[in-house]
């Protein structure tokens, strides 16, 4: 330099053929307990790496850039 894969709550991952983003763990509050743990209930937390474009509508499609993994020279 080129090819390829990945980037989504604090972490690990979902999201059907483009239809308006969810789960587990964790955190916080509560129940419970003599106090805790386990368990149960509830809540907060995301402009989906950045930007632009296509579309009525983009996490998903296109282009450029950034970061990381793998490969070729």
């Nucleotide at each position: 330099a080129c090819c390829u894969c990945u980037g989504u709550g604090g972490c690990u991952c979902a999201a059907u053929u483009g239809g308006u983003a969810g789960a587990g763990c964790g955190u916080u509050g509560g129940a419970g307990u003599c106090c805790g743990g386990a368990u149960c209930c509830a809540a907060a937390g995301g402009u989906u790496g950045c930007a632009u474009g296509u579309u009525c509508g983009a996490g998903u499609c296109a282009u450029g850039c950034c970061a990381g993994g793998g490969g070729u020279g």

Description
A computed fold for a 73-nucleotide RNA from Zasmidium cellare, annotated as transfer RNA. Taxonomically the source falls in Zasmidium (Eukaryota, leotiomyceta, dothideomyceta, Dothideomycetidae). Rfam family: tRNA. Its family is annotated with triplet codon-amino acid adaptor activity in the Gene Ontology. Rfam's curators write: Transfer RNA (tRNA) molecules are approximately 80 nucleotides in length. The RNAcentral record of the sequence draws on ENA.